[in-house]
Molecule: TPP riboswitch aptamer (THI element)
Organism: Chthoniobacterales bacterium
RNA sequence: UGCACGCAGCAGGGGAGCCCCGAGGCUGAGAGUCCUGCCGUGCAAGCGGCGGGAGACCCUUCGAACCUGAUACGGGUCAUACCGGCGCAGGGAGCGGAGAGCAUUCGAAG
Numbered sequence: 001u002g003c004a005c006g007c008a009g010c011a012g013g014g015g016a017g018c019c020c021c022g023a024g025g026c027u028g029a030g031a032g033u034c035c036u037g038c039c040g041u042g043c044a045a046g047c048g049g050c051g052g053g054a055g056a057c058c059c060u061u062c063g064a065a066c067c068u069g070a071u072a073c074g075g076g077u078c079a080u081a082c083c084g085g086c087g088c089a090g091g092g093a094g095c096g097g098a099g100a101g102c103a104u105u106c107g108a109a110g
Stems, first nucleotide, its partner, number of pairs: 001103003005099001007097001009095002011060004017026003033054009066091003073084003
């Protein structure tokens, strides 16, 4: 110096579906737990919509985490990104640090 490897730090990205609802269940790493602003509704408790924050989980260019294509295609299901293709398609969030390993190079001494 290069390669591959995990590690910790800080920073960042992301989703939350289906079975009418509840309970319970399915797939999945994760399927909406807590706090909060505005609006709607309601006598109220509360519920719903759109946001913000926290938590869990996954992912961060070696990038199918996730988004688009897609209210699409094939299969299957009560139903769903449930499975498959699409997919060397288009996008997509990173920095520095320490460690040990292998390879290579340079230098010094013997």